[in-house]
Context: one part of a larger RNA
RNA sequence: GGAUGAACGCUAGCGGCGUGCCUAAUGCAUGCAAGUCGAACGGUAGCCUUUGGACUCGUCUGAAGGUGAGAGUGGCGAACGGGUGAGUAACACGUUGGUGACCUGCCCCAGAGAGGGGGAUAACCAUUGGAAACGAUGGCUAAUACCCCGGAUGUCAUUAUUGUUAGAGAGUAGUGACUAAAGCUCCGGCGCUCUGGGAGGGGCCUGCGGCCCAUCAGCUAGUUGGUAGGGUAAUGGCCUACCAAGGCAGAGACGGGUAGGGGGCGUGAGAGCGUGACCCCCCACACUGGUACUGACACACGGACCAGAUACCUACGGGUAGCAGCAGCAAGGAAUAUUGCCCAAUGGACGAAAGUCUGAGGCAGCGACGCCGCGUGGGGGAUGAAGGCCUUCGGGUUGUAAACCCCUUUUCCCGGGGAAGAAUAAUGACGGUACCUGAGGAAUAAGUCUCGGCUAACUACGUGCCAGCAGCCGCGGUAAUACGUAGGAGGCGAGCGUUAUCC
Numbered sequence: 001g002g003a004u005g006a007a008c009g010c011u012a013g014c015g016g017c018g019u020g021c022c023u024a025a026u027g028c029a030u031g032c033a034a035g036u037c038g039a040a041c042g043g044u045a046g047c048c049u050u051u052g053g054a055c056u057c058g059u060c061u062g063a064a065g066g067u068g069a070g071a072g073u074g075g076c077g078a079a080c081g082g083g084u085g086a087g088u089a090a091c092a093c094g095u096u097g098g099u100g101a102c103c104u105g106c107c108c109c110a111g112a113g114a115g116g117g118g119g120a121u122a123a124c125c126a127u128u129g130g131a132a133a134c135g136a137u138g139g140c141u142a143a144u145a146c147c148c149c150g151g152a153u154g155u156c157a158u159u160a161u162u163g164u165u166a167g168a169g170a171g172u173a174g175u176g177a178c179u180a181a182a183g184c185u186c187c188g189g190c191g192c193u194c195u196g197g198g199a200g201g202g203g204c205c206u207g208c209g210g211c212c213c214a215u216c217a218g219c220u221a222g223u224u225g226g227u228a229g230g231g232u233a234a235u236g237g238c239c240u241a242c243c244a245a246g247g248c249a250g251a252g253a254c255g256g257g258u259a260g261g262g263g264g265c266g267u268g269a270g271a272g273c274g275u276g277a278c279c280c281c282c283c284a285c286a287c288u289g290g291u292a293c294u295g296a297c298a299c300a301c302g303g304a305c306c307a308g309a310u311a312c313c314u315a316c317g318g319g320u321a322g323c324a325g326c327a328g329c330a331a332g333g334a335a336u337a338u339u340g341c342c343c344a345a346u347g348g349a350c351g352a353a354a355g356u357c358u359g360a361g362g363c364a365g366c367g368a369c370g371c372c373g374c375g376u377g378g379g380g381g382a383u384g385a386a387g388g389c390c391u392u393c394g395g396g397u398u399g400u401a402a403a404c405c406c407c408u409u410u411u412c413c414c415g416g417g418g419a420a421g422a423a424u425a426a427u428g429a430c431g432g433u434a435c436c437u438g439a440g441g442a443a444u445a446a447g448u449c450u451c452g453g454c455u456a457a458c459u460a461c462g463u464g465c466c467a468g469c470a471g472c473c474g475c476g477g478u479a480a481u482a483c484g485u486a487g488g489a490g491g492c493g494a495g496c497g498u499u500a501u502c503c
Stems, first nucleotide, its partner, number of pairs: 001503004006499005013374006019367002021332001026330003030327003035076003040073002046067009083285003093209003097205003102202003107198007115149004124139006154178009183190002211257003218248003223245008260282004264275004287308005310321004338364001340363003346360001347358004377407004387398004412440001414438004421430001447492005452473003458487005468475002
């Protein structure tokens, strides 16, 4: 000098774009953050229309049609999106390859198909337990829920064969096993099953690369390899049994410390050094530890079970909870924001659609936290006014500075108009915002640090090794350009200075 997710002191007019718990992965009141589909299914409170019966004229009760909340079965989603950085020195990440050892819902392409039957169950009704959370028993009912039969040229396994570097893929023949399907409709379609291929996504393996300590030198029994089996979508000590005795290490094993990794970011001429906030990719985690279930995908932040800590409710029998989602609260801290608006746009889930949901996202609010831009006026004006300060008392300086004259209106204030973003039949949170325009009036707007040398900028007074200053050298003990004040000057400027950290 540059830089910062900064903080502190003094000061402060405006706008745009960014950015904002770096500390306690501490604990959390409250609200919201994942639903959706009636064109899969049974059913329905309420309301509306028409209409019947009874009637004490208050009302009660029934039928048909329409609309239809909430709950339930079923499907898809909830594994995305959002947060955090605790753990992890590891195939976690980056990069290079491999998978002849693999999976893949929705989407795209192609081929083939969907015949028949059955038994339940929630909702609901009745009874009933419990303070609650939540249940129990009996009875009724539907489906794109569940089950069975048929269906084969199918798939899988295995054997032989052709060809292949190998077990891939393909063809032929034999044997065995397994077996598919679902309907809805507003009649346009939308779905369903099996097979082959694709796209996108993922799993696994692998060479190489990137921290510190040797005051860590030896480490290792599922350890290293083999055989067989289990398990998985799949390879593999991943797991088990048996057999062998191996495997790693000074090119640093093992141990300890620290740490999410990368694209990047800062600095630097570069080499390098430091760093990993915001944005993007990957990983890990979701009160702590463990476990699996469902599913195409989880060992699952707003799912389940168990244990633990913590907190809450309780009728003492028992229950409930998880903000490292968005706001917000407490605590910690030098320190970090609103319990805001909207789904209008972009994107996502569901739906045929209308649409619903979306604290993703779009916006607004707060903070000079940062960067950028604008303004606080422009021209003229000497008798160099007054005042201040200095003075050799002549004057010098503040200083064209002010006053005064002329001008302008960025900004400000008051009024008028008023968007784009919307693809449009409709639909704009932002927003009566940006922007345009009329009027008014120099009006509403300057500080901060320094002035001994480094280092741009000097005098007076006060103080008297005191009070104080200080980044280094050093100033102060009676004329201090170094302390304090004043005048003046220099630097930067809505900022200036200090502290911390990096180059």

Record summary: RNAcentral holds the full RNA, with entries from ENA. The part of an RNA shown here (small-subunit ribosomal RNA, 5' domain) has 503 nucleotides and comes from Promineifilaceae bacterium (SeqCode). The prediction has a mean pLDDT of 84. Rfam family: Bacterial small subunit ribosomal RNA. The organism belongs to Promineifilaceae (SeqCode), within Bacteria.